A computed fold for an 81-nucleotide RNA from a Nitrospirota bacterium, annotated as c-di-GMP-I-GGC riboswitch aptamer. Lineage of the source: Bacteria > Pseudomonadati > Nitrospirota. The coordinates come from a structure-prediction model, not an experiment, and the mean pLDDT is 89.
[in-house]
RNA sequence: CCCGAUAAAGGCAAACCCGUUGCGAAGCGGGGGCGCAAAGCCACGGAUCAGGCCUCUGACCUGACAGCCGGGUUGCCGGAA
Numbered sequence: 001c002c003c004g005a006u007a008a009a010g011g012c013a014a015a016c017c018c019g020u021u022g023c024g025a026a027g028c029g030g031g032g033g034c035g036c037a038a039a040g041c042c043a044c045g046g047a048u049c050a051g052g053c054c055u056c057u058g059a060c061c062u063g064a065c066a067g068c069c070g071g072g073u074u075g076c077c078g079g080a081a
Base pairs, nucleotide, nucleotide: 003078004077011036012035016031017030018029019028020027021026034067040073041072042071044070045069046068048064049063050062051061052060
């Protein structure tokens, strides 16, 4: 560097519920665990979602999403390959 164990020490936290912020997608806190070897961080590309514009659609603008995919970056352990 690569790889991912019926290992060890840990970590994170889906759906759902309660509170709260937001027009909304969704975020935050508490509970709760579906799962995750990066389910740590980053909005660069794509996908998806929301708001705006518009008769409608498309395009465009603004936002969301990292547990959708790709990419960037940092990191625990070290049996096998």